Predicted 3D model of RNase P RNA and transfer RNA as a complex of 432 nucleotides. Its mean pLDDT, the model's own confidence on a scale to 100, is 80. Rfam match: Bacterial RNase P class A. It is annotated as a ribozyme.
[in-house]
RNA sequence: UGGGCCAGGGCGUCGCUGCGGGAAACCGCAGAGGAAAGUCCGGACUCCGCAGGGCAGUGGGCCAGGCAACGCCUGGGCGGGGCGACCCGACGGACAGUGCAACAGAGAGCAGACCGCCGAUGGCCCUCCGGGGCACAGGCAAGGGUGAAAGGGUGGGGUAAGAGCCCACCGCCGGACUGGUAACAGGACGGGCAUGGUAAACCCCCCACGGAGCAAGACCAAAUAGGCUGGCGUGCUUCCCAGGAAGUGAGGAUCGGCCCGAUCGAGCCAGCGGGUAGGUCGCUUGAGGCGGCCAGUGAUGACCGUCCCAGAGGAAUGACGUCCCUCGACAGAAUCCGGCUUACCGGUCCACCAA
RNA sequence: GCGCCCGUAGCUCAGCUGGAUAGAGCAUCAGGCUUCGAACCUGAGGGUCGGGCGUUCGAGUCGCUCCGGGCGCACCA
Numbered sequence: 001u002g003g004g005c006c007a008g009g010g011c012g013u014c015g016c017u018g019c020g021g022g023a024a025a026c027c028g029c030a031g032a033g034g035a036a037a038g039u040c041c042g043g044a045c046u047c048c049g050c051a052g053g054g055c056a057g058u059g060g061g062c063c064a065g066g067c068a069a070c071g072c073c074u075g076g077g078c079g080g081g082g083c084g085a086c087c088c089g090a091c092g093g094a095c096a097g098u099g100c101a102a103c104a105g106a107g108a109g110c111a112g113a114c115c116g117c118c119g120a121u122g123g124c125c126c127u128c129c130g131g132g133g134c135a136c137a138g139g140c141a142a143g144g145g146u147g148a149a150a151g152g153g154u155g156g157g158g159u160a161a162g163a164g165c166c167c168a169c170c171g172c173c174g175g176a177c178u179g180g181u182a183a184c185a186g187g188a189c190g191g192g193c194a195u196g197g198u199a200a201a202c203c204c205c206c207c208a209c210g211g212a213g214c215a216a217g218a219c220c221a222a223a224u225a226g227g228c229u230g231g232c233g234u235g236c237u238u239c240c241c242a243g244g245a246a247g248u249g250a251g252g253a254u255c256g257g258c259c260c261g262a263u264c265g266a267g268c269c270a271g272c273g274g275g276u277a278g279g280u281c282g283c284u285u286g287a288g289g290c291g292g293c294c295a296g297u298g299a300u301g302a303c304c305g306u307c308c309c310a311g312a313g314g315a316a317u318g319a320c321g322u323c324c325c326u327c328g329a330c331a332g333a334a335u336c337c338g339g340c341u342u343a344c345c346g347g348u349c350c351a352c353c354a355a
Numbered sequence: 356g357c358g359c360c361c362g363u364a365g366c367u368c369a370g371c372u373g374g375a376u377a378g379a380g381c382a383u384c385a386g387g388c389u390u391c392g393a394a395c396c397u398g399a400g401g402g403u404c405g406g407g408c409g410u411u412c413g414a415g416u417c418g419c420u421c422c423g424g425g426c427g428c429a430c431c432a
Stems, first nucleotide, its partner, number of pairs: 001351006008324007016031006033330001037341002040339005045213004052260004057209005062076005077091001078089004092204002097202002099198002114144002116140003121137002123134004152170006171193001172191003177186003217281004227272006235248006252264004274431003288307005294301002325328001356428007365381004374412001383399005405421005
């Protein structure tokens, strides 16, 4: 530095929950976690309209593999950190488009002369005619300064001064070809450099997703005023007397965002008021645990053997006594799994690194 | 149990498309006015923007995570 395991233990007595046995008294067996937590992801399961298409929305985003699925895991690539073992990474796109960048600063996105350098050329002045001076036109992105960020770096040549203007090396861009499943790596050769930042801003590209959740839902039983208020609707045609029947499916209603679509088609939705708050199922055998063996770098998978390991519904797992030690942390199941994250006194084992 | 929402001064709230000193009212304190007090006038103080990590030049605002608080959800008809 990385990973694994443990999380006080033993005995006795009295209780609690479930199951089994018994006519009963009673007896026997089992009884929280690595996070049971947060509810942050993903599923199973159940109902809704059986879930098909599109839009919107939400989420994910290097590559390959694993998995029921995932935002998880494994391996690899790239980038960053560390002497190292190793660790960290929301890691597609900024020449598809739009937007933003306060203050400072001359200039902030088809760059920019504030200080500065030059003034070869033209201009003006002086002249001993060799030249010298001024800094008006103008040239310059080297140096200073501002900023988070100023349009490759170092050195040399070049020039009036400069500048990829030219050259060498480094960087950058394109790239035949080679290796690799791929991400990617190497790279002959070519290009003086053109292409700044931000997408946890809108957006573009690719992919995934119907909604609700066990208070889901199913059955039995009981009780009540099948009452009141509000909103949106009650179309058309035909047949028989009011009223009803049949048809149609425009408008409409419902289908838990909208449209296509489906169903209904005379009711539907919301609120107030009323009643019952009893039982059974869902409920724990499961992508299950343990051991062995095989395949694989690994996550994981195949096969064989073996085991059954909480299931409540005011909600169980506790209290007391005694003994021992290294003196005991965080914490308590509620439909069930797979992850992530967070909390945690400490102990112990394995592998590796440095001195 | 399941689902959803909200944390800015002592209290109640603003804060736009990220931009610099985070504002307003009430309250508190000081001064003035008044015989004294209230009201009124003037001024001042007071903020881990719930905590942490990240994105960005820059975070109250964007993302993730943790903490605290609140709300709704039974069946029949």